[in-house]
Molecule: FMN riboswitch aptamer (RFN element)
Organism: uncultured Ruminiclostridium sp.
RNA sequence: UUCAGGGCGGAGUGAAAUUCUCCACCGGUGGUAAAGUCCACGAGCCGAGCAGUAACUGCAAGGCCGAUUCGGUGAAAUUCCGAAACCGACGGUAUAGUCCGGAUGAAAGAA
Numbered sequence: 001u002u003c004a005g006g007g008c009g010g011a012g013u014g015a016a017a018u019u020c021u022c023c024a025c026c027g028g029u030g031g032u033a034a035a036g037u038c039c040a041c042g043a044g045c046c047g048a049g050c051a052g053u054a055a056c057u058g059c060a061a062g063g064c065c066g067a068u069u070c071g072g073u074g075a076a077a078u079u080c081c082g083a084a085a086c087c088g089a090c091g092g093u094a095u096a097g098u099c100c101g102g103a104u105g106a107a108a109g110a111a
Stems, first nucleotide, its partner, number of pairs: 001111003009023004024098002026088002028041004036086002044064003049059004068084005090101003
C1' cells in the first nucleotide's frame, strides 16, 4: 500500500411480516488431522478514568460475550465421512442470523 462476512427462495395468517408459522439458506481470523459449536482472537455490548467549559465527542484500564452429540476410519479428527442437533450484537420496523442503519466505518489477520 492493497485486500479482509455470507445468507429469505416458496407457502400460510394478517390491514400490515424477507421480522410470526412451515419449509429453505448462511458461516470472520489464527491454531490444531481440514472446525459457525474445541483453544485463542476480532467484531459486538457495558465502561472506571483522562482530555476538550458544557451538550457531547475522542482516548481508554477493566468487565461481559452464542451454539454438538452419536457412529465410522485412522497413529492422530468435538475438525474428515455418515447421521441427528444446535447457535447467531446493537438501533429501526408487525417480533429480523438473512431487510434498512451506524458502516464509503473499524478490525483479527492475509498478501